[in-house]
RNA sequence: GGACCCUUAGCUCAGCUGGUUAGAGCACCUGACUCAUAAUCAGGUGGUCAUUGGUUCAAGCCCAAUAGGGUCCA
Numbered sequence: 001g002g003a004c005c006c007u008u009a010g011c012u013c014a015g016c017u018g019g020u021u022a023g024a025g026c027a028c029c030u031g032a033c034u035c036a037u038a039a040u041c042a043g044g045u046g047g048u049c050a051u052u053g054g055u056u057c058a059a060g061c062c063c064a065a066u067a068g069g070g071u072c073c074a
Base pairs, nucleotide, nucleotide: 001073002072003071004070005069006068007067010026011025012024013023019057028044029043030042031041032040050066051065052064053063054062
């Protein structure tokens, strides 16, 4: 220098060919249970979907650029 992949909650990841409420597990908070803690059970908080722009009636999903990370080639 070239090609490709990834970026969604504090962490690890889903999200089916664009469709109206964005989810799971862990973590965290509250309560139950216990003498107490842990475990278990119930409920709950938490997201500008990397950034900017574009396409569309509608974008986490499609397109472009940029940023960060990774793999391969030279």